[in-house]
Context: one part of a larger RNA
Molecule: small-subunit ribosomal RNA, 5' domain
Organism: metagenome
Parts: sequence; C1' cells; structure tokens
RNA sequence: GAGUGAACGCUGGCGGCGUGGAUUAGGCAUGCAAGUCGAGCGAUCCUUUUUUAAAAAAUUUUUAAACUGCUUGCAGUUUGGAGAGAUUUUAUUUCGGGAUAGCGGCAAACGGGUGAGUAAUGCGUGAGCAACUUUCCCUUAAACUAGACAUAGCUUCGUGAAAACGGAGGCAAUAUCUAAUUAAGUUCCGAUCAUGCAUGUGGUUGGAAUUAAAGGCAGGGAUCUUCGGACCUGCCGUUUAAGGAUGGGCUCGCGUCCUAUCAGCUUGUUGGUGAGGUAAUGGCUCACCAAGGCGUAUGACGGGUAGCUGGUCUGAGAGGAUGGUCAGCCACACUGGGACUGAGAACUGCCCAGACUCCUACGGGAGGCUGCAGUCGAGAAUAUUUAGCAACGGGCGAAAGCCUGACUAUGCGACCCGCGUGCGGGAUGAAGGUUUUCGGAUCGUAAACCGCUUUUGUUAGGAAAGAAAAUUUCUGCGUAAAUAGCGUAGGGACUGACGGUACCUAACGAAUAAGCCACGGCCAACUCCGUGCCAGCAGCCGCGGUAAUACGGAGGUGGCAAGCGUUACUC
Repeated sequence: GAGUGAACGCUGGCGGCGUGGAUUAGGCAUGCAAGUCGAGCGAUCCUUUUUUAAAAAAUUUUUAAACUGCUUGCAGUUUGGAGAGAUUUUAUUUCGGGAUAGCGGCAAACGGGUGAGUAAUGCGUGAGCAACUUUCCCUUAAACUAGACAUAGCUUCGUGAAAACGGAGGCAAUAUCUAAUUAAGUUCCGAUCAUGCAUGUGGUUGGAAUUAAAGGCAGGGAUCUUCGGACCUGCCGUUUAAGGAUGGGCUCGCGUCCUAUCAGCUUGUUGGUGAGGUAAUGGCUCACCAAGGCGUAUGACGGGUAGCUGGUCUGAGAGGAUGGUCAGCCACACUGGGACUGAGAACUGCCCAGACUCCUACGGGAGGCUGCAGUCGAGAAUAUUUAGCAACGGGCGAAAGCCUGACUAUGCGACCCGCGUGCGGGAUGAAGGUUUUCGGAUCGUAAACCGCUUUUGUUAGGAAAGAAAAUUUCUGCGUAAAUAGCGUAGGGACUGACGGUACCUAACGAAUAAGCCACGGCCAACUCCGUGCCAGCAGCCGCGGUAAUACGGAGGUGGCAAGCGUUACUC
C1' cells in the first nucleotide's frame, strides 16, 4: 500500500447492487417449511334436473246434524263426513355438480441447512468396468386372456386418563394372488463364426427349464345385442424385450498440511483354494492352506490440525495466504446402533439403547429448528415471528388446479459501492474570534449582499417492462367412417406479490444534508494559554522536573470525507 462475512469510538443526507451467527454441531416456546390424484376404488355427506309414493296442510267445493236471526227458506256459527289442492317434509328413481376420512398410485432419496467428523472408504485430475445398476423420459417391436382370496374404510361390541389398541360381521380396486399365452429375456447342455493384452467377449443356430400384464376417460356411422354393451376411433395407463439419454456404484495412476521429542507396524493381518453375500469386483464374510504385507529421509505406524475443489486476496511474476457468499463433490441431522419400504434411503419415516425436555389418573405416553422467521445462552459481533406463488424451478394431476419459508419480493444494519450537501460575482478586507513588537497580521471572497441552477428534497399529475405459456374460443391442415376426440399452425380473450413502485413531467425554493483524525522526526500541517518527571502521551525514536510546535484546551493549518480513526488478521 492492498484486502476482510469484520468489531469498537466519534459522526451520519439519499440511492443501488450485493452481503450479514465466523463463537456453543449449545438448549429451544410458537407458526409455517411435502404433498397431490375422485379421469384407480368402495363408502359417506351437500346440492341441481327428472319420476313415483307417503304424510302434513293455508285455501276451497259439496253434504248431514244442532243452534241463532227472522222476511219459514234464506243467511250466519259450531261439530262431523266426502273431494280438489298451491306449498312443505320424507323416501325412491334419474341426469349432472361439489366435498372428502380410508384403501390404492406417484412424490416424499429432490429442493433447503450446516461443516461436527474425515489426512483418505474424501476431494481434484486422467483412465478403466471383458465386474454393475438406472423410477420417470425418448425411440423401436410385440402383447394386454381367464379366474380367485382378502383387507381398510363401514356396522357392532369392548379396553384405556391419554397416546392408542383389540374381538365379531360384511364389501372394493390400476391392492394382492392363481392359471393361460409368447420369446427377441434369464439359466443349463451342445454346434459354429468373428474378435481381444487377458480372465474372456460378441453373433448365428439346435434342445430343455423358467418368468408378464390393469384398467380409466372421451366420441361414434354401419353391424350384432341378453339393451348392460360388444365393436370401431382417440388419449392416458399396464406388461415384455432391445436401444438411447440421464443419474448412480466400483477399481486404478498422479496430486493433496505439520510432527522423528512417533521407528518399527500388522493376525482377516498379506496371498491362495472353495463357499456365502452383493446390482457388481474384492478378506466384503466364513472354512482350510501358506507366512506373508507395509516402512527407515520416496517416512510405515502413531500424534496434532483440517471438509476438498472451481476460485478469492496479495504480488511485476514466481510464490505466499485463504476456501464466507455463488457453483461442483463429500459428510452429518439430539448421541450411538439397526434394519424395512423402494429404481434410489432416510433432517421434518420406523425400531432399540442413552442423555435431556414435556404430559400423566403413576399404569404409561410425546418430542428432536446444523429448514424459514423467532427466543434464551455464551460472545467484540451478525437481520423481519413480513408478502406472494405474478415470474423461474420442483412434486402430483388428462386438465382446471393444489402444494412449495426453493424462489421472487419486502424490512433491518454505512458491512460494500455510487451521488449530493451548491455555482458565479462580491473589500467598507464589516462584526466577531485568535494573535501582536499595539503599527498590524490572520480566519478571509470566507460571510453579508447581487445574480444563477435544482442533482437531491417537498407537493401535484401521468405511468411501466417483468406475461408468456397453460386454459378457452375462432379459422386452416393431419389422423379418422366422422363436423367427436387428439395432434399441429395462425388470430382473439384471461393472469402482477412487488406497486400507483421504478421512471417521466410540472411547481417551489439554496432551500433538507459534514464530520473525523492529525500537526517533534519517520510524515503533509504552528502558535497562544494551562500544567510543572505531576496529570498525561507513545507504532519506533522518545516527550513532560516553569517560556512543552510531543501532555490538556483554544485559534490556525494539513489529510481524508458520509465517513474518519483504532484494533485484529493476510500478502
């Protein structure tokens, strides 16, 4: 001098892009962070249209009896019988719509956090797998036949304080199971061709054994029909095989901190044979056999420290230091261990043990912020218990859509970067401060005063891009028997959290905006007063004991500037 995820002291106008728990991988109240599909399934509830039945019923028609009035056959009142009936309720049937606890499918193995462990089962780089796997996706080919047993929900009974659990009955599926069919699959036994550094690999062919499947939605001219459909078309799904893509697994070479006040280490140890296990090689595990394997400056083994890299900082470079944000890989999820499900394995899955916290009727239960906010603690020190799924991305779904503390926005912090705090004129060199040799000097064109401008600010008016997909509608083309449906091209409609925000325009008015450190030398910048080896300063040299340019204050000056200085660390 440069740098930092910085902190502290004094000071502080605005905007922007970034960035912000480095310490206790310490403990956590509360809310949210992974769901979705009714176009897989049966139930249940709400609701629209239609059919039928029952009950109630305002009102109304008719009739009988009694009573009253009297104009003696009319009117009124009460009671009883028969009929019609708007409307309401319940049940049933039917065309639709909506909601959903449960079963089932997919997702939950991603995304997000942290760096404790790890010096090599890691990372980086370059190779290999003739020793492997890969849900969803793409391409190609083929198939989707016939049946069956359960179980949740539900009904009912019971136990328990709760968490939860048990018995009986009965019903469904793209749940589960059995059988069929097929071979390009797999395994075994042969034949043959090609090829490789090798264990071998690839192809053709004969025989044997073995292994599949599920339906859903939409539309429909002819034909058949038990009137349910069959059948045809389209979309989604299912099964098998081959190839691709993507992701992963394993192996090897080289590189990867300090320490010899760590010199010897090792018995599944090193190798072989066989077996088991795995998706797969292998002491990965086991039995047997052999006695090996690593190391002494190319440092085994041990100890300490540490996530690694792309990068970042510095430096002319070589190097040195570092690994926060972003990106890749790895590891971890209260501590330790274990398996299950699945294509793939466990932060907000399961089981066991432990520590801790909470509930309890004392019998027993519940929990895991190293997700986003937030809280306590420790610390020099590190933010909102905000908004939205509008965009981008992800999961599910045919789609509408739902979910998404990923993300996009917003708030806080000078932690970082940029802009401003005015410009020109102006000498009676005003007043005032400081100083003085009392003449003056200096602050100083600085101010006042005159003119100008308006970044910023205040007020008012206008006002975005981020939005295109999906969906829906119209018009063509293709598929098709079809004007359905589906695919495709073009046009229209719909959707913005931020936000009336950015930005633009106008009006007003120098208006709203300067500090910090230093001034003995290094090192740019000096005088006065106070103090008197005191109080104090100090990075080094050193200042201070009565005229201190070094302490404290003031004026002046120098430097940097919304910062300045100090401390810590790196080059």